[in-house]
RNA sequence: AAUGUUCUUCGGGGUCGGGUGAAAUUCCCAAUCGGCGGUGAUGAAGCAAUUCAAAGUCCGUGAGCGCAAGCUGAUUUGGUGCAAAUCCAAAACCGACAGUUAUAGUCUGGAUGGGAGAAGAACAAU
Numbered sequence: 001a002a003u004g005u006u007c008u009u010c011g012g013g014g015u016c017g018g019g020u021g022a023a024a025u026u027c028c029c030a031a032u033c034g035g036c037g038g039u040g041a042u043g044a045a046g047c048a049a050u051u052c053a054a055a056g057u058c059c060g061u062g063a064g065c066g067c068a069a070g071c072u073g074a075u076u077u078g079g080u081g082c083a084a085a086u087c088c089a090a091a092a093c094c095g096a097c098a099g100u101u102a103u104a105g106u107c108u109g110g111a112u113g114g115g116a117g118a119a120g121a122a123c124a125a126u
Stems, first nucleotide, its partner, number of pairs: 001126001003124008017029003031106002033095002035061004042053004056093002064071002075091005097109003
C1' cells in the first nucleotide's frame, strides 16, 4: 500500500415580498434549494511526480412504493474547439408518501428513524 472482518464517528437544503379568497408558506406573480458514488477538454497548488475542487436534469445509487421480480423526475439553444452530456453564455425544466379550512420540492408528520456513502481505529493474511 491494496484486500477482508469488526468497531466508532459523521452522513439534505429551501417561500423574501406581493395578489385573490371565508380559508392558501399549497393557487397566481415572484423567491428559493439541489443527497451519495462515477465520469469530466475546466480551475487551483507544485520544478515535477502528483494533490485538491468541479454535473439537480450524462451513468449509477439512496430515501419512497411493491409479497417478490421490479418500479420511481427533469435540457435545450448559441459559442469555442479535432472533439462538448460535463467548459463559457443564455433560456428552460424537475422534485416520494401521508396530512392540511385550499392543490405543497420548500409547512407539519412518519423521522431522536432509515440511508447511498465518507472518515478513522483495531485485527487478520499477503